The prediction has a mean pLDDT of 82. Predicted 3D model of a 494-nucleotide part of an RNA (large-subunit ribosomal RNA, domain I) from uncultured bacterium KM3-23-D4. It matches the Rfam family "Bacterial large subunit ribosomal RNA".
Context: one part of a larger RNA
RNA sequence: GGCGUUUGGUGAAUGCCUUGGCACUAAGAGGCGAUGAAGGACGUAGCACGCUGCGAAAAGCUUCGGGGAGUUGCGAGCAAACUUUGAUCCGAAGAUUUCCGAAUGGGGAAACCCACCGUUUUACGGUAUCUCAUAGUGAAUUAAUAGCUAUGAGAAGCAAACCCGGCGAAUUGAAACAUCUCAGUAGCCGGAGGAAAGGACAUCAACAGAGACUCCGCUAGUAGUGGCGAGCGAACGCGGAUCAGGCCAGUGGUCUGAAGUGAGGAACCGGAACGGCUCUGGAAAGGCCGGCCAUAGUGGGUGAUAGCCCCGUAUGGGAAUCCAAUCUUUAGGCCCUUGAGUAAGGCGGGACACGUGUAAUCCUGUCUGAACGUGGGGGGACCACCCUCCAAGCCUAAGUACUCCUUAGUGACCGAUAGUGAACAAGUACCGUGAGGGAAAGGUGAAAAGCACCCCGACGAGGGGAGUGAAAUAGAUCCUGAAACCGAGCGCCU
Numbered sequence: 001g002g003c004g005u006u007u008g009g010u011g012a013a014u015g016c017c018u019u020g021g022c023a024c025u026a027a028g029a030g031g032c033g034a035u036g037a038a039g040g041a042c043g044u045a046g047c048a049c050g051c052u053g054c055g056a057a058a059a060g061c062u063u064c065g066g067g068g069a070g071u072u073g074c075g076a077g078c079a080a081a082c083u084u085u086g087a088u089c090c091g092a093a094g095a096u097u098u099c100c101g102a103a104u105g106g107g108g109a110a111a112c113c114c115a116c117c118g119u120u121u122u123a124c125g126g127u128a129u130c131u132c133a134u135a136g137u138g139a140a141u142u143a144a145u146a147g148c149u150a151u152g153a154g155a156a157g158c159a160a161a162c163c164c165g166g167c168g169a170a171u172u173g174a175a176a177c178a179u180c181u182c183a184g185u186a187g188c189c190g191g192a193g194g195a196a197a198g199g200a201c202a203u204c205a206a207c208a209g210a211g212a213c214u215c216c217g218c219u220a221g222u223a224g225u226g227g228c229g230a231g232c233g234a235a236c237g238c239g240g241a242u243c244a245g246g247c248c249a250g251u252g253g254u255c256u257g258a259a260g261u262g263a264g265g266a267a268c269c270g271g272a273a274c275g276g277c278u279c280u281g282g283a284a285a286g287g288c289c290g291g292c293c294a295u296a297g298u299g300g301g302u303g304a305u306a307g308c309c310c311c312g313u314a315u316g317g318g319a320a321u322c323c324a325a326u327c328u329u330u331a332g333g334c335c336c337u338u339g340a341g342u343a344a345g346g347c348g349g350g351a352c353a354c355g356u357g358u359a360a361u362c363c364u365g366u367c368u369g370a371a372c373g374u375g376g377g378g379g380g381a382c383c384a385c386c387c388u389c390c391a392a393g394c395c396u397a398a399g400u401a402c403u404c405c406u407u408a409g410u411g412a413c414c415g416a417u418a419g420u421g422a423a424c425a426a427g428u429a430c431c432g433u434g435a436g437g438g439a440a441a442g443g444u445g446a447a448a449a450g451c452a453c454c455c456c457g458a459c460g461a462g463g464g465g466a467g468u469g470a471a472a473u474a475g476a477u478c479c480u481g482a483a484a485c486c487g488a489g490c491g492c493c494u
Base pairs, nucleotide, nucleotide: 001493002492003491004490005489006488007487008486009485015479016443017442020414021413022411023410024409025408026407027406028405029403030402031158032157039100040099041098042055043054044053046078047077050074051073061094062093063092064091065090066089070082071081072080105114106113107112115127116126117125118124119123129155130154131153132152133151134150135149136148137147162193163191164190165189166188167187173180177227203210204209214241215240216239217238218237224232225231245395246394247393248339252335253334254333255332256331257330258329259328260327264323265322268317269316270315274290275289276288277287279286291308292307293297299311300310301309344368345367346366347365348364349363350362351361354380375390376389377388378387379386430437431436450478453465454464455463456462
């Protein structure tokens, strides 16, 4: 030095576990905000770094309800206190709620600076802008108006998706590319609601008839459209979900307010039934033996696997204040004449599955411009016959879409390189001027019983005894502890 074997170190895989995630179901809620939101800054505890809570009344104050023995958050320590005269804690309603932020007295490099006016003057209140209403005042300019001032009301800003509208790409596909496609998508903007939109036929159909709208399954990848390329792509009709019709001077509809009614809603309470063994074990819930309850054998915990030990579960009860469906009564607001610069036409565009095409239908930038029920629109150029409907006014639940959020539950979903980026001080540490990017990191034990005391050592680190424990090769770098890699003992070879 090599090989073999044994035993260690390092290392963290694997196994097991789960506080966290993921997907979905049912119900609820579907908004918050000038009575100052969302989100923050700074404070706040006896000692207080982070998180949580709270706001100079600051881990809290008041009242009511619940509850019944401990409590002063995570947080373990010390100190000092509170509590059966009912604390801590839970629920409901209030009080307080610095500064920034729509931020609104003016300014501003957010959490800061500087003002004025008033008052009951050592503390409070008011003072932004826009719109609407009312009142006053009031130019050029006589009247008036614009303007100005005051008062009152409203708005603003934020929020995950869903919805409606306005503006509106490109990558891409066409195996290039220009019409076309991607796509009216992404993106930006405006607006609303718990849904939105749509909606009560100037609709379809075809000589028989149907009967608002919305959504789903077919019809059907059909008819069509299309550099007839790539592609795009209906309707009639049928079957379902859900169903509802009303109004324009009235026996009405709709909205808002007030008074009453009070289904239901919290914390929380009661809530059945088991013992034995000289079995194993550290420990019984396991094993053996004998019982019991069940409108409760979902689930979790307890020193291993418990219907009957604990929390619960089935089930029954529970609202003072508060929220509140529904219903009743009542007050007020709005809707005021059947729809003309409309229908239709020319030109230019757009939407319709339909790219100008034989192109009907719908919308309209521009120019024209009817009829008036003896009338008008449509039936895919257009005309006739026939059929059908009544535009140019308004409202309308349900069926449908979504989930930032709450409660309950489910899983041939994950189990710490997985599952959210995040099971841990995670949108943290860290990086970047900034927009932004963005981690790693879980496990002693049933219980800290977390090694008193002795020895070596530097009054160390670390170790050896002793002790705890079932186990200490479970000793805090702590369950299990693979491999790479590094040693040591032994045997053999050189």

The full RNA is in RNAcentral, with records from SILVA.